[in-house]
RNA sequence: AGCUCAUCCAGAAGGGUGGAGGGAUUAGGCCCGUUGAUGCCCUGGCAACCGAUGCAGUGCGGAUUAUUACCGGAAUUCACUGUAGCAAGGUGCCACUUCCUACCCUGGCAUAGCCUGGGGAAGAUGAGCG
Numbered sequence: 001a002g003c004u005c006a007u008c009c010a011g012a013a014g015g016g017u018g019g020a021g022g023g024a025u026u027a028g029g030c031c032c033g034u035u036g037a038u039g040c041c042c043u044g045g046c047a048a049c050c051g052a053u054g055c056a057g058u059g060c061g062g063a064u065u066a067u068u069a070c071c072g073g074a075a076u077u078c079a080c081u082g083u084a085g086c087a088a089g090g091u092g093c094c095a096c097u098u099c100c101u102a103c104c105c106u107g108g109c110a111u112a113g114c115c116u117g118g119g120g121a122a123g124a125u126g127a128g129c130g
Stems, first nucleotide, its partner, number of pairs: 002129007013043005021032003026102004044094003049090002051086001053084007060072003098122001103119003107115003
C1' cells in the first nucleotide's frame, strides 16, 4: 500500500507566522477569505476510540470432600459483554451534518420544481491485522 470492525446532525479558540485562495477528489450549489482565510507553529480546550478504575452478568478455570458460597493463570484480581464515573498516558478533533447534492430504493406536495426517509459509493478518525 492494503484488509477487517466501529463511529461520523453533539462538543471544543486565542496568539504567532504567512500572503491567496480555501471547505479531500470531479461537477453543481452554498459558504469561508486581504476586517488576512486554508496551511504551519505555540498555548488552551473538546471528546472519550485506545487506556486506567469501580460494579454487574456470562464464560472458562482455580481451590475444596463437595457446592449456587470463595478465588482469578503470582488463581491476591483471567476473558468477554454491559454499565458508572475518570482523563495520567497513545491518538484524534476544535466554521458550516463528512457543508449539501450526485448512484440505487422510497414517501409527500401547491409537480419545469420543492421537501422527506432508507441504503450504497467515496472520505475521515480510532482499534486490530498486514
Predicted 3D model of a 130-nucleotide RNA (SAM riboswitch aptamer (S box leader)) from a Rhodothermaceae bacterium. The sequence was found by an Rfam model in a public genome assembly. Its mean pLDDT, the model's own confidence on a scale to 100, is 83. The organism belongs to Rhodothermaceae, within Bacteria.